Archaeal signal recognition particle RNA from candidate division MSBL1 archaeon SCGC-AAA259D14, 312 nucleotides, folded computationally.
RNAcentral holds the sequence, with entries from Rfam.
Model confidence (mean pLDDT): 75 of 100.
The source organism's lineage runs through Archaea, Methanobacteriati, Methanobacteriota and candidate division MSBL1.
RNAcentral records the identical sequence in 3 taxa.
Its Rfam family is "Archaeal signal recognition particle RNA". Rfam classes the family as a non-coding RNA gene. The family is grouped with related families in Rfam's "SRP clan".

RNA sequence: CGGCGAGUUAGGCUAGGGAGUUAGCGGUCCCCACUUCGAAAACCCGCUAUAUGUCGGGCCGAAGCUCCGGAGAGGCGUCUGGAACUAUCCGCCGGCUCGGUUCGCGGCGUAGACGCCUCGUCCUGCAGGGUCGCAGGUGAUGGACCCUCGGCCGGAGGGCUGGGGCAAACCAUCCUUGCCUGCUGAACCCGGUCAGGGACGGAAGUCCGCAGCCGUAGGCAGGACUGUUGGCGCUUGCGGGGUCGCGGGGCCGAGCUUGCGGCCGAGCGUCUGGCGGGUAGGAAAGGGCACCCAUCCGUAGCGCGCUCGCCG
Numbered sequence: 001c002g003g004c005g006a007g008u009u010a011g012g013c014u015a016g017g018g019a020g021u022u023a024g025c026g027g028u029c030c031c032c033a034c035u036u037c038g039a040a041a042a043c044c045c046g047c048u049a050u051a052u053g054u055c056g057g058g059c060c061g062a063a064g065c066u067c068c069g070g071a072g073a074g075g076c077g078u079c080u081g082g083a084a085c086u087a088u089c090c091g092c093c094g095g096c097u098c099g100g101u102u103c104g105c106g107g108c109g110u111a112g113a114c115g116c117c118u119c120g121u122c123c124u125g126c127a128g129g130g131u132c133g134c135a136g137g138u139g140a141u142g143g144a145c146c147c148u149c150g151g152c153c154g155g156a157g158g159g160c161u162g163g164g165g166c167a168a169a170c171c172a173u174c175c176u177u178g179c180c181u182g183c184u185g186a187a188c189c190c191g192g193u194c195a196g197g198g199a200c201g202g203a204a205g206u207c208c209g210c211a212g213c214c215g216u217a218g219g220c221a222g223g224a225c226u227g228u229u230g231g232c233g234c235u236u237g238c239g240g241g242g243u244c245g246c247g248g249g250g251c252c253g254a255g256c257u258u259g260c261g262g263c264c265g266a267g268c269g270u271c272u273g274g275c276g277g278g279u280a281g282g283a284a285a286g287g288g289c290a291c292c293c294a295u296c297c298g299u300a301g302c303g304c305g306c307u308c309g310c311c312g
Base pairs, nucleotide, nucleotide: 001312002311003310004309005308006307007306008305011060012059013058014057016032017031018030023048024047025046026045027044037056038055039054064302065301066300068298069297070296071295074292075291077289078288079287080286085281086280087279088278089277090276091275092274093273094272095271096267097266098265099264100263101262103261104260105259106257107256108255115251116250117249118248119247120246121245122241123240124239125238126237127236128235129234130232131231132230133229134227135226136225139174140173141172142171143170146165147164148163149162150161151160152159153158179223180222181221182220183219184218190215191214192213193212197208198207199206200205
C1' cells in the first nucleotide's frame, strides 16, 4: 500500500408532489399518485432564512446523498377520435294485390266432363195435421150436522119443537172444461165411524170421545177436458218469390280447371323482412400534449473517516 473480517463515529433511509394555513418554512388536515415502522398535532405541532417537521423504534453504515440530462411501466387532466347501440327519415329489392301466359305439375272427364233445362233443398201467405210446451180447476138447491136465542116434557142421561146464522165433508139433486187416477195431507182447535176409556142411571139405555179406519180442505205427479195460449232439425194441400252452392232427373258429346308453381307486365296509402345512406343521440378502442411517478441509463458535485485482527 492492497484485500478480507470485526467494531465504532459522522451520515443516510424509513417516502414524494400540489393546494390551503402561516409573517415565513415544514407537519397534522384536503387533493393527486404510490404502498408505506409507530405516537401526538386546528381555541394546532415543530422551527426561524443554516427554517423543507418533532419524538420513539428499526435498518444500512463509510456506506451513500444530491443537481442536471435522457428513457420510462402506470396514473390523472385536457384536446382529438369516433366503433357498438338507440330513435327517426329516405332509397332499392322482397312480403302483398291485379292482369297476361302456345310454360311445368296436379285434379275432374266417354262408368259422359264443361255448358244448358227442370225439380228439390231456402224464404213467404192461407187452410189443416203432428209433436213438445204454457195456463186453468166453476157455481146452485134441499135435508141431516154445527153455532146461537127460546118454548114444553122427564128424577138423571135425555126427548119434542120454533127463530136466526153457517155449510167443503154425510145423504140426495142440477150444472160446468172446472173432472179422473195415484201418493200424501190439519197431534187436538176439520167431518164420519169410533175398539179401549169416561159421564149419568137399579137397570134398560143415552151421551162424551183418544188411537185406528174411511174421508174433506190443502200439496205433488200423471191423464182427460177447456183455450182470444206458444215453439218447431216434422208433415199435407193450394198460391207467390228466390236459386251462389249442393243433390235427383234430362239434353249435349270432348274437353274443363278462380288448384300450385315458373315467366312477363303493372300497382303497392298503412304495415313488415333484408341491404345501403342521411340526421340526432351515444360513447368504446386508439392518438397528441402537459403533469405526477416506481424504476433504469449517463454526467457532475460532496463524501468514501477512525481502531483492531489475519493474509500478500